The part of an RNA shown here (large-subunit ribosomal RNA, domain IV) has 327 nucleotides and comes from a Eubacteriales bacterium. Rfam family: Bacterial large subunit ribosomal RNA.
[in-house]
Context: one part of a larger RNA
RNA sequence: GGGUUGUUAAGGAACUCGGCAAAUUAACCCCGUAACUUCGGAAGAAGGGGUGGCGCUGGCAACAGCGCCCGCAGUGAAAAGGCCCAGGCGACUGUUUAGCAAAAACACAGGUCUCUGCGAAACCGAAAGGUGAAGUAUAGGGGCUGACGCCUGCCCGGUGCCGGAAGGUCAAGGGGAACCGUUAGCGCAAGCGAAGCGGUGAACUUAAGCCCCGGUCAACGGCGGCCGUAACUAUAACGGUCCUAAGGUAGCGAAAUUCCUUGUCAGGUAAGUUCUGACCCGCACGAAUGGCGUAACGAUCUGGGCACUGUCUCAACAGCCCGCCCG
Numbered sequence: 001g002g003g004u005u006g007u008u009a010a011g012g013a014a015c016u017c018g019g020c021a022a023a024u025u026a027a028c029c030c031c032g033u034a035a036c037u038u039c040g041g042a043a044g045a046a047g048g049g050g051u052g053g054c055g056c057u058g059g060c061a062a063c064a065g066c067g068c069c070c071g072c073a074g075u076g077a078a079a080a081g082g083c084c085c086a087g088g089c090g091a092c093u094g095u096u097u098a099g100c101a102a103a104a105a106c107a108c109a110g111g112u113c114u115c116u117g118c119g120a121a122a123c124c125g126a127a128a129g130g131u132g133a134a135g136u137a138u139a140g141g142g143g144c145u146g147a148c149g150c151c152u153g154c155c156c157g158g159u160g161c162c163g164g165a166a167g168g169u170c171a172a173g174g175g176g177a178a179c180c181g182u183u184a185g186c187g188c189a190a191g192c193g194a195a196g197c198g199g200u201g202a203a204c205u206u207a208a209g210c211c212c213c214g215g216u217c218a219a220c221g222g223c224g225g226c227c228g229u230a231a232c233u234a235u236a237a238c239g240g241u242c243c244u245a246a247g248g249u250a251g252c253g254a255a256a257u258u259c260c261u262u263g264u265c266a267g268g269u270a271a272g273u274u275c276u277g278a279c280c281c282g283c284a285c286g287a288a289u290g291g292c293g294u295a296a297c298g299a300u301c302u303g304g305g306c307a308c309u310g311u312c313u314c315a316a317c318a319g320c321c322c323g324c325c326c327g
Stems, first nucleotide, its partner, number of pairs: 001322008010313002014311001019308001027051005036041001038147001052069007070074001082306007089298002094106002110145007122131003148293004153223003158220002160216005167211003173205002178200005185192002224242005251285001252282001263279005
């Protein structure tokens, strides 16, 4: 000097990104316990008191009551919740990055959409065969959402999906018009030229798809601009106009979302870029890529408080171990 363990005057978070770490609390019995709530909880809420030994009384006993005794101290050592208030997220118990992340991520019951009539759909497999399932729509697969409560608005123009005996387009195939080559024959020649064979091949016929017509958003997705207007001012219930498929309803809102921004006001502090409650000018919330609430739950995240402390003011001492020095 370091590691580790322990103790500490006065103060008590002044430390620090942050009470990280440490300390406090702790078992059992009794009393007593709020908001809120899904009436189960919240609860061990919180907050108090007790605990040894001897005698007597009651009792089978555990034990209880009364009286007395000892110590600084009686769950006499060890082991054994710190608590409260408010908010975000996720309902919950679970699951996860084996080896830097345990979470607000995943899952989840519940909701909804969709496919599937059974040799099911879906999936594995050139196939046979198998899973689904020795199941049968109260079943099985897939997508999204994610307890519960109140709800879930408008848009089908684009894309997707579903439906549509018409019409347009349209492949191979069918079909063979027409033309060309060849040549028996005809012709003085130029040339014409049957049948056959060969080549090219029109009309017509013809499926899905696409076009077209319609439906569908808990399908992919989307949900405006400018100007004016009220008897102070300001603002605009109101009006005009342009565009759109339709112009964001309820609820929430400086938010895990707010750039400007430490927005403004209020609360808490002596002092608060954080926090809570409001306001709304939402750069760029918004309704199952769910919206807003919500008791309970959480090694979750954020702010505050009580208790407690070597975290700190500010360091000291001690045990054990290591280093270092002397012998």